Model confidence (mean pLDDT): 81 of 100. Transfer RNA from Alcanivorax sp. DG881, 74 nucleotides, folded computationally. The RNAcentral record of the sequence draws on ENA and Rfam. It matches the Rfam family "tRNA". The family's RNA type in Rfam is transfer RNA. RNAcentral records the identical sequence in 2 taxa.
RNA sequence: GCACCGGUAGCUCAGCUGGAUAGAGCAACUGGCUACGAACCAGUAGGUCGGGGGUUCGACUCCCUCCCGGUGCA
Numbered sequence: 001g002c003a004c005c006g007g008u009a010g011c012u013c014a015g016c017u018g019g020a021u022a023g024a025g026c027a028a029c030u031g032g033c034u035a036c037g038a039a040c041c042a043g044u045a046g047g048u049c050g051g052g053g054g055u056u057c058g059a060c061u062c063c064c065u066c067c068c069g070g071u072g073c074a
Base pairs, nucleotide, nucleotide: 001073002072003071004070005069006068007067010026011025012024013023019057028044029043030042031041032040050066051065052064053063054062
């Protein structure tokens, strides 16, 4: 340099062919339980969907470009 894969919550990841208020587990916090913890139960908060632009009535999803990580080739 070229090709491919990936970037979504603090962490690990879903998100089907463009359509619903963007979700799960873990972690955190609050309450319950307990002598106190852990575990368990109930709940709460947490997101510019890597950045920018475009297409569309509508974009995490499609197109362009840039950035970051990985793999292969040279």